[in-house]
RNA sequence: ACAAUGGAGAGUUUGAUCCUGGCUCAGGAUGAACGCUAGCGGCAGGCCUAAUACAUGCAAGUCGAGGGGUAUCCCGCUUUCGGGCGGGAGAGACCGGCGCACGGGUGCGUAACGCGUAUGCAACCUGCCCUUUUCUGGGGGAUAGCCCGGAGAAAUCCGGAUUAAUACCGCAUAAGACCACGCUAUGGCAUCAUAGAGGGGUCAAACAUUUAUGGGAAAAGGAUGGGCAUGCGUGCCAUUAGCUAGUUGGCGGGGUAACGGCCCACCAAGGCGACGAUGGCUAGGGGAUCUGAGAGGAUGGCCCCCCACACUGGUACUGAGACACGGACCAGACUCCUACGGGAGGCAGCAGUAAGGAAUAUUGGUCAAUGGGGGCAACCCUGAACCAGCCAUGCCGCGUGCAGGAAGACGGCCCUACGGGUUGUAAACUGCUUUUGCACGGGAACAAACCUCCCCCUGCGGGGGGAGCUGAGGGUACCGUGAGAAUAAGGAUCGGCUAACUCCGUGCCAGCAGCCGCGGUAAUACGGAGGAUCCGAGCGUUAUCCGGAUUUAUUGGGUUUAAAGGGAGCGUAGGCGGCCCUCUAAGUCAGGGGUGAAAGACGGCAGCUCAACUGUCGCAGUGCCCUUGAUACUGGGGGGCUUGAAUGCACCUGAGGCAGGCGGAAUGUGGCAAGUAGCGGUGAAAUGCAUAGAUAUGCCACAGAACACCGAUUGCGAAGGCAGCUUGCUAAAGUGCUAUUGACGCUGAGGCUCGAAAGCGUGGGGAUCGAACAGGAUUAGAUACCCUGGUAGUCCACGCCCUAAACGAUGAUGACUCGGUGCCGGCGAUAUACUGCCGGCGCCCAAGCGAAAGCGUUAAGUCAUCCACCUGGGGAGUACGCCCGCAAGGGUGAAACUCAAAGGAAUUGACGGGGGCCCGCACAAGCGGAGGAGCAUGUGGUUUAAUUCGAUGAUACGCGAGGAACCUUACCCGGGCUUGAAAGUUACUGAAUGGCCUAGAGAUAGGCCAGUCCUUCGGGACAGGAAACUAGGUGCUGCAUGGCUGUCGUCAGCUCGUGCCGUGAGGUGUUGGGUUAAGUCCCGCAACGAGCGCAACCCCUAUGUUUAGUUGCCAGCACGUUAAGGUGGGGACUCUAAACAGACUGCCCGCGCAAGCGGAGAGGAAGGCGGGGACGACGUCAAGUCAUCAUGGCCCUUACGUCCGGGGCUACACACGUGCUACAAUGGGCGGCACAGAGGGCAGCCACCCCGCAAGGGGGCGCCAAUCCCGCAAAGCCGCUCACAGUUCGGAUCGGGGCCUGCAACUCGGCCCCGUGAAGUUGGAUUCGCUAGUAAUCGCGUAUCAGCAAUGACGCGGUGAAUACGUUCCCGGGCCUUGUACACACCGCCCGUCAAGCCAUGGAAGCCGGGGGCGCCUAAAGUCCGUAGCCGCAAGGAUCGGCCUAGGGCGAAACUGGUAACUAGGGCUAAGUCGUAACAAGGUAGCCGUACCGGAAGGUGCGGCUGGAAUACCUCCUUU
Repeated sequence: ACAAUGGAGAGUUUGAUCCUGGCUCAGGAUGAACGCUAGCGGCAGGCCUAAUACAUGCAAGUCGAGGGGUAUCCCGCUUUCGGGCGGGAGAGACCGGCGCACGGGUGCGUAACGCGUAUGCAACCUGCCCUUUUCUGGGGGAUAGCCCGGAGAAAUCCGGAUUAAUACCGCAUAAGACCACGCUAUGGCAUCAUAGAGGGGUCAAACAUUUAUGGGAAAAGGAUGGGCAUGCGUGCCAUUAGCUAGUUGGCGGGGUAACGGCCCACCAAGGCGACGAUGGCUAGGGGAUCUGAGAGGAUGGCCCCCCACACUGGUACUGAGACACGGACCAGACUCCUACGGGAGGCAGCAGUAAGGAAUAUUGGUCAAUGGGGGCAACCCUGAACCAGCCAUGCCGCGUGCAGGAAGACGGCCCUACGGGUUGUAAACUGCUUUUGCACGGGAACAAACCUCCCCCUGCGGGGGGAGCUGAGGGUACCGUGAGAAUAAGGAUCGGCUAACUCCGUGCCAGCAGCCGCGGUAAUACGGAGGAUCCGAGCGUUAUCCGGAUUUAUUGGGUUUAAAGGGAGCGUAGGCGGCCCUCUAAGUCAGGGGUGAAAGACGGCAGCUCAACUGUCGCAGUGCCCUUGAUACUGGGGGGCUUGAAUGCACCUGAGGCAGGCGGAAUGUGGCAAGUAGCGGUGAAAUGCAUAGAUAUGCCACAGAACACCGAUUGCGAAGGCAGCUUGCUAAAGUGCUAUUGACGCUGAGGCUCGAAAGCGUGGGGAUCGAACAGGAUUAGAUACCCUGGUAGUCCACGCCCUAAACGAUGAUGACUCGGUGCCGGCGAUAUACUGCCGGCGCCCAAGCGAAAGCGUUAAGUCAUCCACCUGGGGAGUACGCCCGCAAGGGUGAAACUCAAAGGAAUUGACGGGGGCCCGCACAAGCGGAGGAGCAUGUGGUUUAAUUCGAUGAUACGCGAGGAACCUUACCCGGGCUUGAAAGUUACUGAAUGGCCUAGAGAUAGGCCAGUCCUUCGGGACAGGAAACUAGGUGCUGCAUGGCUGUCGUCAGCUCGUGCCGUGAGGUGUUGGGUUAAGUCCCGCAACGAGCGCAACCCCUAUGUUUAGUUGCCAGCACGUUAAGGUGGGGACUCUAAACAGACUGCCCGCGCAAGCGGAGAGGAAGGCGGGGACGACGUCAAGUCAUCAUGGCCCUUACGUCCGGGGCUACACACGUGCUACAAUGGGCGGCACAGAGGGCAGCCACCCCGCAAGGGGGCGCCAAUCCCGCAAAGCCGCUCACAGUUCGGAUCGGGGCCUGCAACUCGGCCCCGUGAAGUUGGAUUCGCUAGUAAUCGCGUAUCAGCAAUGACGCGGUGAAUACGUUCCCGGGCCUUGUACACACCGCCCGUCAAGCCAUGGAAGCCGGGGGCGCCUAAAGUCCGUAGCCGCAAGGAUCGGCCUAGGGCGAAACUGGUAACUAGGGCUAAGUCGUAACAAGGUAGCCGUACCGGAAGGUGCGGCUGGAAUACCUCCUUU
């Protein structure tokens, strides 16, 4: 400088992620409605529904200056008072003129030249208005009215007499117009047009009067308004594909203002249509309005333009103009009047009424202004218009006060509640202001004309000036004055989106909800409250439109796997198209002209105090038409070219196709031979075959079908597909040559052809295999998987079908964009070497692309052209319709309804009847048990007044219980208490306390006696105690919690920081190769480090040393005893208990890079972690415990608290767990002898003595413990006995007698003695523990405890084994990998039938409608045509006939709705029934097409696909 003024997103699929994709929200808008609320004004708007029906009033009249003329009134004269005559004024009605075709309303119809836009009319009309020219002569006969008479309820009509005109009809004149004739000139695309002269034919008029005007006739022109025609534009459905008889055109005629098939006769056979005819449905169109960045989308209310309509349908008349909203005729429906004979009516004008509806106003004022009609004018008319009324319907403006004011008042609400926070400067209070409203006063503009009067100019037509008259709105707007904070705030929301949080109530109830979703006892989501947020005279809700939605994508999308490439080819229309030259100028571009109404929009300025609103000027109006030019590109014409394409010649390749011939192996069958007892089949079997001789074997023969090896990730073909050998026919690709043609090309809607398997028809054929079917198995069942058979079929010929996971899930063609490598065909060049070129088949990769997986010169990259297809899931590839098919079925292909998702790829887990590697008493090997018996104990169940409660797979069940007769105790029954059984504080009183009596079951109540503590003299300890503040609860919630615990699991894992990779979830590290008990260590590595775990540090134990030496010890010395460390003494030893040492693969050998492993190695008490314990990562099981304790919330308060007595927790037809004792001789009994460790003991352990058979009793020493006691350990060893038996095994049960504890052993204790002597003879399926000082076996101790139901638990020592080949299998676990539709995670997910409820839909005999078409019959009004009689002087009319038609009737058919017995599938719904189809190899891989079968998912056959896991081998590729 130029150009521009404009574009935001969010929630919701998942455990999480990215993508696809739908749903939903935030915005704006409205002729709105509804709810709550409401002070004022300005401007605007106001039946969107029933074009339904309308009471009443008004909405179109006017002119006496066109005509006749009256009622009535006035004046004069007259009168027999009835009236008569003259004059004047003169309503209504009538004839006549103009207007009534405008203005106003509505949107029915109409998909059309209706509308918009641009043109054309050489094919037209135009009253009133303007300009110009000329004329306005002279006659005639009627008719309404009035008058008389008549019919009728009325509307209205008829007859007679008389009458006027600017009404009607002749005549004259004819410039001119029109008609026909021929002539000349000019113009035009054509028919033709224009101009001029000539003669012929036809055609005019109206008057009024105040003399100034207003009219009348003819003609030409203008203006205005209209008519007609044409190009282009202007809805949806193709499940509407063919339509058409005045149809298309011609000639002639009629008709019209005019062209035209507009109408008619004749002739021809055309016309329209995929560039969407015809049909159906819907709809007035535009200017514009809303929205949008725009492009678009939606809309057409108010205002303006056009159209259409006026109760419904038809028709014409009049007229300049109508087929006429407030005119006519006819028909129809409806309403009203009626004297039943007949009549009347049309608010989609303004008000108004009813109805309908969610819903839309006054039966107002005025012609003052603007505009319209008539008139010379005054003036009249005007529901047009201008105003007013009603309504927050919208837009705009104003107000409800402003300032100060902290003790941050009261009250409310919340809290951690002495107190704090918030409401909140908010209020009170002080000062100020006065818009609005109220009162009083003043008070407009809109008005200038017409008209009247006066003046001036004048070309006499007219023009100018002055004065006067006129306001519905309206005493309104506006202005002034006064008092006074005075008259004035609500609505919605507060889980996220989305701005705003707490308390209470409720308890999946009541309810909320736009989407996601809230509510099942702590709800910011329901209801209320306090507070807050957003708007504000409004605020929300509902409805609708656009936006967001690039979610129909022109701008601006896609199609491998998300929805989407047609199964494939050929090819029609169409679309697109190589290089050079030239012409043209259609597209395109530029200049000019016209148009694009006004309003609106936009900009400037201006007027209402501002704004809304309005005025004025300007710009814009992307469009259409005309014209002049430009020629790069596209198109068109012409010429040329060779590179696209095709052809030729040569070579070559292959399972390309079709037809014929031939071949061997295998299988089956038949024959013969030979041979014997089975064969066959399976996981195992059976059915089946076989002594009537099978199977197996040999030979011969026959039949049909398929072609092993070669063979390959090979080759060929457009796809489907194609495989023995050979012959013939035929098609194609590739390579080489560059000879020929010269753009001949690409794509391809419709169309045509081909099209696996299955299937269908006819005829053959039939070996094998084999749907269906049959049998056998399996199984809960098995309509399956397995087996034995077996029909269709599988094969051939001919004809159909036309579908597939017809797949590379990837349309065709062309061009371009790094490389590496293998294979096939050809060429250079003879060649197996080498390098290169073309075509094809594969793999890996750069860039790039992609949501990712992946693709990557064979694109899914970058471009171009053409075709096909997609637009959330389900319903559904279904229904209906149509087309195709013999059928099966195929093609095309919806909607209602329903859901908030359905999906793709990838991630982390979890899981798998997936894989690999590896652990564990996991299996195996072994020893001993359990499951059977009796008993003990716990549990379930049952019972009960109560059998208190909890624990419930592993991880509950000899668990909480490491001590239930009372107590415990929480349960039941009964009796009591209520500041309470207990603790604290404060008065007061009293020592505490002990003993006794009465009532009672006791708690408790009453009474008596004894007792006088410490003190710093204040008081204190203890007890009682009114009252007050605190209580108490083993009541609920372990799913509100803390703490503690179990389990996975002593498993080896779980994470972080930084970096790197990935859009991201996330990955890497932590994977890999080794190694380990171990994520133990080593090596490698885009990782480097670190943390919690592992290990170690701690304790016990195994060895030694040192220190220490009593209560322990005793070798040597001494004393001493029946004996004895009993004593002196000793520290040597054992031991005790403290410190230290020791073990680390340190050494050796072998293997190994190392870590490490192996070695009966050395050494050592111990060797590869020496043995044992304590110790338990991130986390899982809403695991367990509110009854240990603690604790939030809830609940009870003369009881759900508390005290007492008794009962219960011990029940018992059963079932299970854990144990004890056994079943015996490795044993039982009796006698004798020997050896522990660790513990415990004063309300205790108790030596020793006596008594008792014993339990125990009575005495009684010692010991607060290395001292004394419990305390004899037992198995064992020695000896005797028992000989296999329900026993000398076993001890249950029961009887009797005792002992002990305790207030008390009835329910309900233990022990002793005597007697009794049960089951049981080694335990089904199944199942448990244990790998060494272990199992097994033996006894001992302790806690709890008055005692004990202990066979339990926890410890202690004694004796002391067996076995492990091994990791296939069961269980659990770790790591890596794989699949997944699982993620409350396989105890997952999920399919179909059936049953039940609800909803929408399809079919359906039939029933009821609707719009339209066709044929026939009939036919009003009316135009037109014809018409002797009748009327008329005439013009003409009447009448009658004919054509046509609205309407009516009849008929057949098509289309389209509603309804319906019954019926079909579908969707949704609470935890219904049957099975288990799919997701893992889903337990038979799944899926697709087809066929058959089956309660159902489904099964099976045939062919196909990988969108199948795993495994082994082969081949190829990549890396080292």
Notes: Predicted 3D model of a 1520-nucleotide RNA (small-subunit ribosomal RNA) from Pelobium manganitolerans. The sequence was found in a public genome assembly. Model confidence (mean pLDDT): 85 of 100.